Predicted 3D model of a 526-nucleotide part of an RNA (small-subunit ribosomal RNA, 5' domain). The coordinates come from a structure-prediction model, not an experiment, and the mean pLDDT is 88.
Context: one part of a larger RNA
RNA sequence: GAUUGAACGCUGGCGGCAUGCCUUACACAUGCAAGUCGAACGGCAGCACGGGUGCUUGCACCUGGUGGCGAGUGGCGAACGGGUGAGUAAUACAUCGGAACAUGUCCUGUAGUGGGGGAUAGCCCGGCGAAAGCCGGAUUAAUACCGCAUACGAUCUACGGAUGAAAGCGGGGGACCUUCGGGCCUCGCGCUAUAGGGUUGGCCGAUGGCUGAUUAGCUAGUUGGUGGGGUAAAGGCCUACCAAGGCGACGAUCCGUAGCUGGUCUGAGAGGAUGACCAGCCACACUGGGACUGAGACACGGCCCAGACUCCUACGGGAGGCAGCAGUGGGGAAUAUUGCACAAUGGGCGCAAGCCUGAUGCAGCCAUGCCGCGUGUGUGAAGAAGGCCUUCGGGUUGUAAAGCACUUUCAGCGAGGAGGAAGGUGGUGAACUUAAUACGUUCAUCAAUUGACGUUACUCGCAGAAGAAGCACCGGCUAACUCCGUGCCAGCAGCCGCGGUAAUACGGAGGGUGCAAGCGUUAAUC
Numbered sequence: 001g002a003u004u005g006a007a008c009g010c011u012g013g014c015g016g017c018a019u020g021c022c023u024u025a026c027a028c029a030u031g032c033a034a035g036u037c038g039a040a041c042g043g044c045a046g047c048a049c050g051g052g053u054g055c056u057u058g059c060a061c062c063u064g065g066u067g068g069c070g071a072g073u074g075g076c077g078a079a080c081g082g083g084u085g086a087g088u089a090a091u092a093c094a095u096c097g098g099a100a101c102a103u104g105u106c107c108u109g110u111a112g113u114g115g116g117g118g119a120u121a122g123c124c125c126g127g128c129g130a131a132a133g134c135c136g137g138a139u140u141a142a143u144a145c146c147g148c149a150u151a152c153g154a155u156c157u158a159c160g161g162a163u164g165a166a167a168g169c170g171g172g173g174g175a176c177c178u179u180c181g182g183g184c185c186u187c188g189c190g191c192u193a194u195a196g197g198g199u200u201g202g203c204c205g206a207u208g209g210c211u212g213a214u215u216a217g218c219u220a221g222u223u224g225g226u227g228g229g230g231u232a233a234a235g236g237c238c239u240a241c242c243a244a245g246g247c248g249a250c251g252a253u254c255c256g257u258a259g260c261u262g263g264u265c266u267g268a269g270a271g272g273a274u275g276a277c278c279a280g281c282c283a284c285a286c287u288g289g290g291a292c293u294g295a296g297a298c299a300c301g302g303c304c305c306a307g308a309c310u311c312c313u314a315c316g317g318g319a320g321g322c323a324g325c326a327g328u329g330g331g332g333a334a335u336a337u338u339g340c341a342c343a344a345u346g347g348g349c350g351c352a353a354g355c356c357u358g359a360u361g362c363a364g365c366c367a368u369g370c371c372g373c374g375u376g377u378g379u380g381a382a383g384a385a386g387g388c389c390u391u392c393g394g395g396u397u398g399u400a401a402a403g404c405a406c407u408u409u410c411a412g413c414g415a416g417g418a419g420g421a422a423g424g425u426g427g428u429g430a431a432c433u434u435a436a437u438a439c440g441u442u443c444a445u446c447a448a449u450u451g452a453c454g455u456u457a458c459u460c461g462c463a464g465a466a467g468a469a470g471c472a473c474c475g476g477c478u479a480a481c482u483c484c485g486u487g488c489c490a491g492c493a494g495c496c497g498c499g500g501u502a503a504u505a506c507g508g509a510g511g512g513u514g515c516a517a518g519c520g521u522u523a524a525u526c
Stems, first nucleotide, its partner, number of pairs: 001526004006522005013373006020365001021331001026329003030326003035076003040073002043069002047067003050063006083284003093208006101201002106197008114148001116146002124137005154163003168189006176183002210256001212254001217247003222244008259281004263274004286307005309320004337363001339362003345359001346357004376406004386397004410467001412462005420453001423449001425447008470515005475496003481510005491498002
């Protein structure tokens, strides 16, 4: 000099854009952060509508008939998104390679989607418990579950053969049939098997990146082989047997420290330091262990066991996990609101409308940082008054002020006012599909609409210089000097050093210098 997720002191007008627990991976009150689908299902607790009954005429009761829908079965999601950096020196990361793999949803093909069965939640009845919750009986549905049939692919094979699947739901409809439910046709969404692709992930190797030798030897599933097991998959991954190997001064092992990278800071560079925010990967989710479900987890807001802690209890027994967003206590020099909205972007579910989304978009707080703007402009010498200094002549503050003439950014008040909005819904038309001018899809066009921010940005008008400057320093380094007070005292100080009676070095004042909504100090890095 540059820099910082900074803190502290003094001061503080506005705006834009960013950043904001670096410490106790300490403990957490409260609310929210993952739901959705009635176009899978049985149903109907509540709401609304319709219908019915009774009448006291505006109330009561009944009714799944309709819109819908609590609880429940089922599907998909919950493995994403969000947080943190404890652990980890290599099961991680970065780069470059590799072969023995999996992959829900998505895309492109091929072949199917036939016929049956038994249950079980819920509802109802009964019981136990303080509660959390649980048990028994009866009954019921499905895209839940299980056989049968079929098998283009697929799997196994002794090449004879064997094994293995599915589910329906919704829209519309001219003939024909009908037990008036529908069949049937067609369209859409699904379902099953299989092939290819895409994406994502698992695995292996090489190279690279901390410190200590006051750590020199380490290793028995250890190193390799064979048989077997296991996995989606190679492999001591596991196991039995056999052999005695494997690593190490090119630093094994052990101790310490640490998430890694793209990057960031600095520097002419080489390098040094660092890994906040943003992005990629990894690890973790009160502590330790374990598996279940699933395409995917050994799962932050799932389960089981053990432990510590907290809470409830009728003492028998139960409940919990903010390193999600806010917020609280504590720790600390120190770090924000228990805000608004799903309008946009993205995600989950859904045919869709839509619902959910503390992701996200915004707003709030903080000069924490960067950037921009303002605090007036011109004129004005009697060089006013006052202050300070003085050699008492004067000098300086100083065109500074006042005065005069103007301007009005920003803030204030009032008015107007983009863009962020694409879509979605309804109407009309065309094309495709089709038996069909239904339905549906696509395109075009028209209409009324969808904004948290928001009193938006921006523009115009109004008024009036009106509301807006401090901080550090002035001995040398280092830009900037005098007076007074003090008297080795009080004090200053980055280094040299100042202060013991004229201190440009302490304190105050006047003046000056430097930066400026900041300025200094401290800490840290180059």